Small-subunit ribosomal RNA, central domain from a metagenome, 350 nucleotides, folded computationally. The coordinates come from a structure-prediction model, not an experiment, and the mean pLDDT is 88. Rfam family: Bacterial small subunit ribosomal RNA. A reference for the family is Yusupov et al. (2001), "Crystal structure of the ribosome at 5.5 A resolution", Science.
Context: one part of a larger RNA
RNA sequence: UUGGGCGUAAAGGGUCCGCAGGGGGUUAACUAAGUCUGAUGUGAAAGCCCACGGCUCAACCGUGGAACGGCAUUGGAAACUGGUUGACUAGAGUACCGGAGAGGAGAGUGGAAUUUCUGGUGUAGCGGUGGAAUGCGUAGAUAUCAGAAGGAACAUCAACAGCGAAGGCAGCUCUCUGGACGGUUACUGACCCUCAGGGACGAAAGCGAGGGUAGCAAACAGGAUUAGAUACCCUGGUAGUCCACGCCGUAAACGUUGUAUACUUGAUGUGGGGGGAUUUAGCCCCUUCCGCGUCGGAGCUAACGCGUUAAGUAUACCGCCUGGGAACUACGGCCGCAAGGCUAAAACUC
Numbered sequence: 001u002u003g004g005g006c007g008u009a010a011a012g013g014g015u016c017c018g019c020a021g022g023g024g025g026u027u028a029a030c031u032a033a034g035u036c037u038g039a040u041g042u043g044a045a046a047g048c049c050c051a052c053g054g055c056u057c058a059a060c061c062g063u064g065g066a067a068c069g070g071c072a073u074u075g076g077a078a079a080c081u082g083g084u085u086g087a088c089u090a091g092a093g094u095a096c097c098g099g100a101g102a103g104g105a106g107a108g109u110g111g112a113a114u115u116u117c118u119g120g121u122g123u124a125g126c127g128g129u130g131g132a133a134u135g136c137g138u139a140g141a142u143a144u145c146a147g148a149a150g151g152a153a154c155a156u157c158a159a160c161a162g163c164g165a166a167g168g169c170a171g172c173u174c175u176c177u178g179g180a181c182g183g184u185u186a187c188u189g190a191c192c193c194u195c196a197g198g199g200a201c202g203a204a205a206g207c208g209a210g211g212g213u214a215g216c217a218a219a220c221a222g223g224a225u226u227a228g229a230u231a232c233c234c235u236g237g238u239a240g241u242c243c244a245c246g247c248c249g250u251a252a253a254c255g256u257u258g259u260a261u262a263c264u265u266g267a268u269g270u271g272g273g274g275g276g277a278u279u280u281a282g283c284c285c286c287u288u289c290c291g292c293g294u295c296g297g298a299g300c301u302a303a304c305g306c307g308u309u310a311a312g313u314a315u316a317c318c319g320c321c322u323g324g325g326a327a328c329u330a331c332g333g334c335c336g337c338a339a340g341g342c343u344a345a346a347a348c349u350c
Base pairs, nucleotide, nucleotide: 004321005320006319007304008303012318014201015200016199017198021194022193023192025088026087027086028085029084030083031082033081034080035077036076037075038074039073040072041071042070049065050064051063052062053061054060091191092188093187094186095184096183097182098181103177104176105175106174107173108172109171110154115149116148117147118146119145120144121143125136126135162169163168206247207246208245210243211242215241216240220236221235222234223233258317259316260315261314262313263312266295267294268293269292270291271290272289273288274287275286276285299306300305323350324349325348332343333342334341335340
């Protein structure tokens, strides 16, 4: 490679966009590249295989046949694939109407709380722990009242909920803006699916240079604990956490489950629409489309479990796996300011 696989055994790329490539709805005509078929030529001989024959047999040898899976030329077929032309509307998209949402960006703004500062009241403790101590406090702390400053985060609502491709998104208001959904079926007429390479986005931490810093808090210091304690606990505390700009490009980036489409018994809850029935009603009930859950049938599965949101039944395309360690490593290359990232072995060993 073939084959077999990828929820948990090795294995789904972090996510999306997308060129090439691969795949592609219904229908008619033409074409004849693929495809099927006839003929001709060629496919050396020997060998292999079959039949008959010659050495007493066999090996060996001779004669004939078949085969030589192929290629070329030429005639034909037209179902399927491809191509050309035309048509269609069930895929896809557009238009119009409608409501939902922590989707994104910018600007503004609100209250609670922590801390600090100023002033008042007030006096000896406060704080902290398993118990303590370091620490703070008669230069008046803690507590309490009033005022001020500043930064960060938004209790309740809150959901087993919603939105987003993923990362992720939550006080309130305004502006700009993306997507999805339902309804009308008016328009376009296959415009589609997937996607190596490529591009964009991408938590936290980290980096560059500038600002900001209330709380928290790596490092660090001290107090404890302990045999020790470079920890767990306590008192402090700097980077950082925040903002603007530029990098980094990784995560248990997880549903550990790639994307798209179709099909296949059900029950129940919930979010957003539509229709019907009945109405005082927007409730209840029936039905339908789109999402998010729970439980379960067939089927699948090594089992666990999955089960119309499939891990069932299929198709298309991509990514990936091939015993453990060495090794998310070395070397080389590319990227990065660096940290490092991506790609990725072998010896050896079990």